[in-house]
Molecule: transfer RNA
Organism: Minisyncoccota bacterium
RNA sequence: GCGGGAUUGGUUUAAUGGUAGAAUGUAACCUUGCCAUGGUUGAGAAACGGGUUCGAUUCCCGUAUCCCGCU
Numbered sequence: 001g002c003g004g005g006a007u008u009g010g011u012u013u014a015a016u017g018g019u020a021g022a023a024u025g026u027a028a029c030c031u032u033g034c035c036a037u038g039g040u041u042g043a044g045a046a047a048c049g050g051g052u053u054c055g056a057u058u059c060c061c062g063u064a065u066c067c068c069g070c071u
Base pairs, nucleotide, nucleotide: 001070002069003068004067005066006065007064010024011023012022013021018054026042027041028040029039030038047063048062049061050060051059
């Protein structure tokens, strides 16, 4: 330099052109004499920038980071 792949709550991940789900973590409360366990409720996410579309996390283009291969 060329080609391919990945990027989703703090972490690990799922699905999908029509409100993004779960596990774990976290906060409050309940439970307990205390801790642990358990229960309820809540907050918390599409790498960035454009385009297509009534509607984009999903499709297209570019950029960034990481991984793999070729040279």